[in-house]
Context: one part of a larger RNA
Parts: sequence; structure tokens; C1' cells
RNA sequence: UGACGGGGGUCCGCACAAGCGGUGGAGCAUGUGGUUUAAUUCGAUGAUACGCGAGGAACCUUACCCGGGCUAGAAUGUGAAGGAAUAAUUCAGAGAUGGAUUAGUCAGCAAUGACCUGAAACAAGGUGCUGCAUGGCUGUCGUCAGCUCGUGCCGUGAGGUGUUGGGUUAAGUCCCGCAACGAGCGCAACCCUUACCGAAAGUUGCCAACAGGUAAAGCUGGGGACUCUAUCGGGACUGCCUGCGCAAGCAGAGAGGAAGGGGGGGACGAUGUCAAGUCAUCAUGGCCCUUACGCCCGGGGCUACACACGUGCUACAAUGGUAGAUACAGCGGGUCGCUAUACAGUAAUGUUGUGCCAAUCUCACAAAGUCUAUCAUAGUUCGGAUUGAGGGCUGCAACUCGCCCUCAUGAAGCUGGAAUCGCUAGUAAUCGCGUAUCAGCAAUGACGCGGUGAAUACGUUCCCGGACCUUGUACA
Repeated sequence: UGACGGGGGUCCGCACAAGCGGUGGAGCAUGUGGUUUAAUUCGAUGAUACGCGAGGAACCUUACCCGGGCUAGAAUGUGAAGGAAUAAUUCAGAGAUGGAUUAGUCAGCAAUGACCUGAAACAAGGUGCUGCAUGGCUGUCGUCAGCUCGUGCCGUGAGGUGUUGGGUUAAGUCCCGCAACGAGCGCAACCCUUACCGAAAGUUGCCAACAGGUAAAGCUGGGGACUCUAUCGGGACUGCCUGCGCAAGCAGAGAGGAAGGGGGGGACGAUGUCAAGUCAUCAUGGCCCUUACGCCCGGGGCUACACACGUGCUACAAUGGUAGAUACAGCGGGUCGCUAUACAGUAAUGUUGUGCCAAUCUCACAAAGUCUAUCAUAGUUCGGAUUGAGGGCUGCAACUCGCCCUCAUGAAGCUGGAAUCGCUAGUAAUCGCGUAUCAGCAAUGACGCGGUGAAUACGUUCCCGGACCUUGUACA
């Protein structure tokens, strides 16, 4: 100087408390451990692994296993030599691959050129090892308020001071004081979004007034008022008032205002810590393989199953289930696509083919909600696992191993031990909708969007984590 303390002081955080809803019990989905296996590819492992890499494992992917093949190799360049390119048929084979036949006979006078095959050779290839050789990227402490430097001063020196003190703040934020005076990286602001207003602009959006028109409808003429859309501006600064204070600032159910003291949300992550993670995104040093640890193909596996754990979904019901009627969103996607309408089918879906490269057409009916009826506490009209039968769709192909529909079946489960998690407001809870990936889908996942919409916070003694000052130390 740090680190640590079941030392002290001050302060903060859904850290506790106060509340609301869960997990832990059930069934299923998914990941992991273990076990099994020819293989169940590899990585991630307290917090910071475990719906994680994977934002799509039937083949492919695919790295694993078994079997069949290739050896300058699957890609690209140079390239002797040969042939137009190309198209079609056929044989063997599981295919990779190998063989045969037919059509065709390029441009140019030529040299040669384009394209195809291709010997030798030069450059290959490796998801093989080392993340403890590395770059890059990432997690975490932590959006915590810290981490440092120049000059000066103090100290023999390591170092100190500044950065401590008194206040204040979300903040090393600002003020006052001070052997310090300044500065940098962080904080904040500048950026995006949301909440209000104005200007200019009205198509594909809108419809108040005026006409036309309909069963109804911005449907039509027209209009720019309104909503909205995409731009450019304004607006919030403790600016004003009162009280406290030297000041910074704090308090106020104060005024005005759409918004008030950081308005809400996002992006943004200092010096460093964990030899944290990743050589399997990529790049890369070293080591290793080179008729194989490389490459192609068929099939299998990654989907196994006495068990254990994590994360979720659905429930156990009446604040509910079922049936009928009916209202209101926002973000997004669409031409190898989204599909209207009509018809067929109980349905999944099929046939038809209208519009749309989309503020125009379409996905697209939002669902909880509201109204009516029924079910009365029951393993039930709760719950839907499991299984049987019949179909639909995608795709060369759904056996291993896809999703969906219909009928039948109708398991566990009556609110969950010890323990444990999330959340402070448009939040929790609850309800549906969209997108990426994608032929299809194992999505209950991930990322977004809107609808309805709470309770509680006395307080900081205690648990956990952190910041500053101080103290002890046989630790570095």
C1' cells in the first nucleotide's frame, strides 16, 4: 500500500421487511448428469453451465458409428494432350461411381479463342491437440462510482498528498474548506424511442361541412378541418413563488404546464478481477495426420432410459368449464410468396383463381371482455397424459424420428415437505398477436407487440452483495 475480520462509523441495492404471483408435489416439453450403446459427435459446470452455442438434428445439416469407395484429392489458378458445348436413352450398383448408345459437330481464312475432359507438377485438406502460447468477441463484479496522470509539497524509502474533512447528490454530482494546483478515462449530457404543441405536406391514410349514392359501406365527386403518416422545429431549466441553507441543494396536494425536479424506456459498460469462456464462427503460433486424423456415398446415431437435477408448459376448477351471440389493438411478414371469393369436406385441408412487390391487396377471426343459457362440488360437462382407429399436409423419403384433424380412450393430479425464485407501476399478474430460423416441424423456446391491470414499502435490527472513512493483523 492492499486484502481480510463472527471490528467500528456512514450509505446504497427487490438485499431484508411489507405485499402479489410462482418453483419444489402431478403429467408432459426441453436441457444436463448418470447409465446404456457400434455411435449415443463436441463444447458450456457455484454465483457467471443446465429451453446454453442450436434464430429449426427424418436425408442434408453432422463434426459420431458401421459398411462401400477416392488418393494432387470436394473448391480455385497455371497446365501437355484430347474434344464444340450440350441434350437424351440405357446397363451394373444401396448409392458414390463405373460402362455403353444416340443426337449434336461452335466462332474464325488461319494463328487462335470461348466451353468441356484432363496426365505430370506447384500451391491442398484436417470441426485433430493446446483458450495455460494468442488476436478478436463475450460473461461477471457493475451502469457499481470509481481508476489514474503532470507539476508542486511531504517522506531515507516503499509511498503519501491531490481523491481526505463539513455538507449535498443517482453519481469523485456539485458547493465550502484545505500544500496543493490542474488534467485524463469513467458519471452526466450529446444519439434513438415514447408522452404535448406548432409549421409545411396530403396518397395508398382521414371524412367535419357540401353534393351524389347504397341493403350497408369514404363507396364516388370533392375537402385538409380532424385522426394519422413521414420531415423540420418548439417545449422542462429548480426558470418562477414560499420556507430552510454561507453555498451546493432540499422540502411544498404552490403556480403555470401534456409532462416537474434524472418525465418513462433504450443504446452506451472506466482501470481492472476470475491463467473465467470460446483453437467447433473466424483468424492464428507451436505440435500432430497425409492411400488418412483428408474427401465422397448408403444406412444408423445425436430422439436410447432403473434413475437424479435445472428451466418451462398444462392443470388440479364455479373469479371456473361448455354452447350460442357480440365489441375493441399494436409490432411485423408476403412474388420459389401472402392469398380474397365461391364450392367440397365434421375438420385438418382440397379445388377454383381475384388482388397485391403492398399506409392500396393479403396473412387477419385478436383473446381475455360483455350478454344469454347450462353444469352445483363430483376425480365431475374439471383435467388432459396415454393408447386404438381413420384421415390431411410437407417432402426422393415421415419405420427408427415430423406436424395437424376427427372419432374413441380418458392416467396422474383436489394447491404441493425442507427449501427456494421473480417483481416497486402501465410494473407484477393475466390475455392473445407477430417475427426470425424454416420444404415441413417436434416452438410449451427466443425476440418483440399490444389488451386488461393490482397489492405493498413501518423501516434498515438482521441475511446477501457493494461503496467510502477508520481500526487490528503472525496474510501478500
Predicted 3D model of a 476-nucleotide part of an RNA (small-subunit ribosomal RNA, 3' major domain) from a freshwater metagenome. The full RNA is in RNAcentral, with records from SILVA.